Predicted 3D model of a 67-nucleotide RNA (transfer RNA) from a Microgenomates group bacterium. The organism belongs to Bacteria candidate phyla, within Bacteria. It matches the Rfam family "tRNA". The family's RNA type in Rfam is transfer RNA. Its mean pLDDT, the model's own confidence on a scale to 100, is 82.
RNA sequence: GUAGCUCAGCGGUUAGAGCGUUUCUCUUAUAAAGAAAAGGUCCCUGGUUCGAAUCCAGGCGCGUCCA
Numbered sequence: 001g002u003a004g005c006u007c008a009g010c011g012g013u014u015a016g017a018g019c020g021u022u023u024c025u026c027u028u029a030u031a032a033a034g035a036a037a038a039g040g041u042c043c044c045u046g047g048u049u050c051g052a053a054u055c056c057a058g059g060c061g062c063g064u065c066c067a
Stems, first nucleotide, its partner, number of pairs: 001060001004019004012050001021037005043059005
């Protein structure tokens, strides 16, 4: 290491925000603005626990530092 990107997310209720995308409103048109929607097997495999994105172990990928 969590949405396409940047990142939040005390062991518990429906996993979210900004940007982006799509649709609608507004406009002669575009942009801006407003409204709505889609989009996630939370890197993988085990373990602990009533319950794991969160804790533990081992892997995999990427990055930084030292030698």